[in-house]
RNA sequence: GACUCAUUAGAAUAGUGGUAGUUCAUCCCCCUUCAGGAUAGGUACAGAAUCGUGGCUAUGCUGAAGGGGAAGGCAGAAGUUCGAAUCUUCUAUGAGUCA
Numbered sequence: 001g002a003c004u005c006a007u008u009a010g011a012a013u014a015g016u017g018g019u020a021g022u023u024c025a026u027c028c029c030c031c032u033u034c035a036g037g038a039u040a041g042g043u044a045c046a047g048a049a050u051c052g053u054g055g056c057u058a059u060g061c062u063g064a065a066g067g068g069g070a071a072g073g074c075a076g077a078a079g080u081u082c083g084a085a086u087c088u089u090c091u092a093u094g095a096g097u098c099a
Base pairs, nucleotide, nucleotide: 001098002097003096004095005094006093007092010024011023012022013021018082026070027069028068029067030066032065033064034063035062036061038059039058040057041056043054044053045052075091076090077089078088079087
């Protein structure tokens, strides 16, 4: 220098002209279960009494599991087309082949 391939959300990926999807991650909501704190009230034990210990009930809080929802993306520009992530050109980045 020439050529080929790739570029889609924070991550990994599907989509070859006609509604941009999936999983994980993030955030919000709901209910149940589980776990751990907190507060309150009984109860039992111990004790002269307070304190204390165990368990129960109620109400919050935190986390996990479950269900539902939201936000977030076509590397950039131009062209073709009624319509482009998709086709064409140029540019950028990365990988590769040849010289």
Model confidence (mean pLDDT): 81 of 100. A computed fold for a 99-nucleotide RNA from Leyella stercorea, annotated as transfer RNA. The sequence is in RNAcentral, with records from ENA. Lineage of the source: Bacteria > Pseudomonadati > Bacteroidota > Bacteroidales > Leyella. Rfam family: tRNA. Rfam classes the family as a transfer RNA. Rfam's curators write: Transfer RNA (tRNA) molecules are approximately 80 nucleotides in length.